Transfer RNA from uncultured Phascolarctobacterium sp., 71 nucleotides, folded computationally.
Rfam family: tRNA. Its family is annotated with triplet codon-amino acid adaptor activity in the Gene Ontology. It is annotated as a transfer RNA.
The coordinates come from a structure-prediction model, not an experiment, and the mean pLDDT is 80.

RNA sequence: UCCGGGAUGGUGUAAUGGUAGCACAAGUGACUCUGGAUCAUUUAGUCUGGGUUCGAGUCCUAGUCCCGGAG
Numbered sequence: 001u002c003c004g005g006g007a008u009g010g011u012g013u014a015a016u017g018g019u020a021g022c023a024c025a026a027g028u029g030a031c032u033c034u035g036g037a038u039c040a041u042u043u044a045g046u047c048u049g050g051g052u053u054c055g056a057g058u059c060c061u062a063g064u065c066c067c068g069g070a071g
Base pairs, nucleotide, nucleotide: 001070002069003068004067005066006065007064010024011023012022013021018054026042027041028040029039030038047063048062049061050060051059
């Protein structure tokens, strides 16, 4: 330099163009003499800019970073 893949709450991981879920973690409450466990509930996220579309995590485009391959 070229080609391919990836980026989603604090962490891991889903999502046919049509309400962004799940698990763990964290906060609060219940239970308990206390803690833990358990139960209920809450907070919190689409790498960045632009475009297409009634509607974009998803499609297009330009970047940033990470991984793999070729030279």